[in-house]
């Protein structure tokens, strides 16, 4: 000097996810439902119980939280018989053959859906704040259960979890110390 690991800090980051406290709850922050006006005028799924309105379960329709939406390609699977100057086989017609046309079956391809992978992307994050440039990342997950537009009053819910170790430069603004 470099690399790796560990620790510390009245340290910092993502996020609504912090503070107070008499321990029961408050304050702050965040989400959902919910009139008029406006907007919209649109189809509505499956199974079981009940048999009359309904009740229970599911997720394909739809919707919510979130930055986390929307594509392309490949692979595998499913559904369907919609399409094809595709391939194979068969059948009927005409006196025979070739060719063409018709019908049926199978395979294949296209279209539709699901899962995985790769690659992009709307959008989001990074040590005072904003902005520009650069670099590095994220671009998931989950909930409701056929159902919710906006929405004053009103009603209601959450306040989990996870991570990092010198945190670039310019401009403007601010804070603190001497």
């Nucleotide at each position: 000097a470099c690399u790796a690991c560990g620790a510390a800090c009245a340290c910092g980051c993502u996020u609504a996810a912090u503070c107070u406290u008499u321990u029961a709850a408050g304050a702050g922050c965040g989400g959902g439902g919910g009139a008029a006006c406006c907007a919209a005028u649109u189809u509505u799924g499956u199974g079981g119980c009940a048999u009359u309105u309904g009740c229970c379960a599911c997720u394909u329709g739809g919707g919510g939280u979130u930055a986390a939406u929307c594509g392309u390609u490949c692979u595998a699977g499913a559904a369907a018989c919609a399409a094809g100057c595709a391939g194979a086989g068969g059948c009927a017609g005409a006196a025979c053959a070739u060719a063409c046309g018709g019908c049926c079956u199978c395979u294949c391809u296209u279209c539709u859906c699901u899962a995985g992978a790769a690659u992009g992307u709307a959008g989001g994050g990074u040590a005072c704040u904003c902005u520009c440039u650069a670099a590095c990342c994220c671009g998931a997950a989950u909930c409701c259960g056929a159902c919710a537009g906006c929405u004053a009053a009103c009603c209601u819910c959450g306040u989990a979890a996870g991570c990092g170790g010198u945190a670039a430069g310019g401009g403007a603004g601010g804070c603190g110390a001497a």